[in-house]
RNA sequence: GAAGCGCUCCAGACCGCCGCUGGUGCAUGUCCCGAAAGGGCGCACUGGAGGAAGGUCCGGACUGCACAGAGCAGCGUAGGGGGUAACACCCCUCCGGCGUGAGCCGAGGAUCAGAGCAACAGAGACGAGUCGGUGCGGAAGCUUGGCGCAAGCCAAGGCAAGCACCGGGUGAAACGGGCAAUCUCUACGCGCAGCAACACCAAGUAGGCCGGCGUUGACGUGGCUCGCGGAGCCGGCGGGUAGGUGGCACCGAGCCAGGGCGCGAGUCCUGGCCCAGAGGAAUGGCGGUCAACGCCCUCGCAAGGGGGCGUCACAGAAUCCGGCCUAUCGGGGCGCUUCACGA
Numbered sequence: 001g002a003a004g005c006g007c008u009c010c011a012g013a014c015c016g017c018c019g020c021u022g023g024u025g026c027a028u029g030u031c032c033c034g035a036a037a038g039g040g041c042g043c044a045c046u047g048g049a050g051g052a053a054g055g056u057c058c059g060g061a062c063u064g065c066a067c068a069g070a071g072c073a074g075c076g077u078a079g080g081g082g083g084u085a086a087c088a089c090c091c092c093u094c095c096g097g098c099g100u101g102a103g104c105c106g107a108g109g110a111u112c113a114g115a116g117c118a119a120c121a122g123a124g125a126c127g128a129g130u131c132g133g134u135g136c137g138g139a140a141g142c143u144u145g146g147c148g149c150a151a152g153c154c155a156a157g158g159c160a161a162g163c164a165c166c167g168g169g170u171g172a173a174a175c176g177g178g179c180a181a182u183c184u185c186u187a188c189g190c191g192c193a194g195c196a197a198c199a200c201c202a203a204g205u206a207g208g209c210c211g212g213c214g215u216u217g218a219c220g221u222g223g224c225u226c227g228c229g230g231a232g233c234c235g236g237c238g239g240g241u242a243g244g245u246g247g248c249a250c251c252g253a254g255c256c257a258g259g260g261c262g263c264g265a266g267u268c269c270u271g272g273c274c275c276a277g278a279g280g281a282a283u284g285g286c287g288g289u290c291a292a293c294g295c296c297c298u299c300g301c302a303a304g305g306g307g308g309c310g311u312c313a314c315a316g317a318a319u320c321c322g323g324c325c326u327a328u329c330g331g332g333g334c335g336c337u338u339c340a341c342g343a
Base pairs, nucleotide, nucleotide: 001339002338003337004336005335006334007333008332009331010330012290013289014288015287016286017285018284020048021047022046023045024044025043026042029041031040032039033038050314054325055324057323058322059321060320061319062194063193064192065191069226070225071224072223074190075189076188077187078186079093080092081091082090083089094108095106096105097104098103109185110184114183115182116179117178131167132166133165134164135163136162142157143156144155145154146153147152198246199245200244201243208237209236210235211234212233213232219229220228221227252274254273255272256271257270258269259268260267261266292311293310294309295308296307297306298305299304
């Protein structure tokens, strides 16, 4: 210098003007909306998108149904060890594969419990047979020979069944094996639903009429059985509603710095900080200066300087966290590998 590998950071900055929205403080009218509950209107100060807020794929917190309990079914995970609230995530490590290498990838338990499966080729493909060869074997019958008057008897030969071993060729696999990304088995985990959960306020999924079922248990527990709760449930008629507040954003698996332990993922201690919150859904617009990138013009031998124009990705919180995956213009930092050249 070129080509790569791993980890990580930024995602424009500042000023002015005009807006939107949360919080706090002050002010507060016989004001506005509404049946009410409740909400709004002013001024000041102050907060206001992300690394993925996304996909909703895993795991949790939280809430209800028993302080969620047993069995079956079902679903998930899978070398070993560790981290964590938990995980299918992360770390270390073994084994296997790829790469010259830095490194990257792995659905990596079990086929002496049972079942299932294998295109083409091949005689034969799942479990025992079949094709060829060799050896053993060799009943009755047959052939030959011997004996006998004859019935028949004896010996040899070779054929079939059967048994054992070997194998050219085909094929991924052929007398044994493979596949568990087929069922299955083993171990471990999982109750179900989700903030439109759920609680409260309000005038209304209320109150009323009719029929049926029900403490000999209807109905609920979102697959079934038990267990548990349990006095209402179902259908029809008729009448209507879906408004508001909390949950919910200032106290946490929180962020930052320093230190201890650990190879590491992480964890512990100390100090500091408070950091978006709507609910048709705020987080914006205009102007200026600087910065980044691209193009054009121009000066210059070159390095580079000056000017003009344009661009600035992917994408927008919706109960909240930890992950994974996917999208992403441009730029920066650290560590490492291979090759080439120079000393």